[in-house]
Parts: sequence; C1' cells; structure tokens
RNA sequence: GCGCCUGUGGUUCAAUGGAUAGAACAUUGGCCUCCGAAGCCAAAGAUUACUGGUUCGAGUCCAGUCAGGCGCACUA
Repeated sequence: GCGCCUGUGGUUCAAUGGAUAGAACAUUGGCCUCCGAAGCCAAAGAUUACUGGUUCGAGUCCAGUCAGGCGCACUA
C1' cells in the first nucleotide's frame, strides 16, 4: 500500500429497513437475614465509533474518516 471482518449501556451479546433499541451479568435502592451470601422486587444507565448520503422511515443500505483484528504485497 491492497483486501476482508468488527465497532450497540460498565461488560458480554441481541434487534427482517418499520412499536418507546432489548436481554444477561454488573451497579444502586428495597424486601428477606442477628449480619452477610443466595433469592425476590424495583430503578438508573445507549446521541448504536464519527461525518455525510439514500429512503416516508436507517443500529441495519451506500460513501468517506477513525479505531481494533486477520490476510496479502513491497522496501532495507
């Protein structure tokens, strides 16, 4: 330099172009307990990496950028 893959709460993952982007774990509060753990109930937490485009409508499609990973090539 070229090609491919990935980027979504703190973490790990979902979400056929169409409802208010969901779940588990973690966190916080409550119940329970002598106190914890476990269990039960509830809450908070996401500009879906960034900038544009297409569309009535984009996490999803297209272009560019950035970051990470893999492969190939080149130079000394």

The prediction has a mean pLDDT of 80. The RNA shown here (transfer RNA) has 76 nucleotides and comes from Candidatus Nealsonbacteria bacterium CG11_big_fil_rev_8_21_14_0_20_37_68. The same sequence occurs in records of 4 taxa. Rfam family: tRNA. Rfam links the family to the GO term triplet codon-amino acid adaptor activity. RNAcentral holds the sequence, with entries from ENA.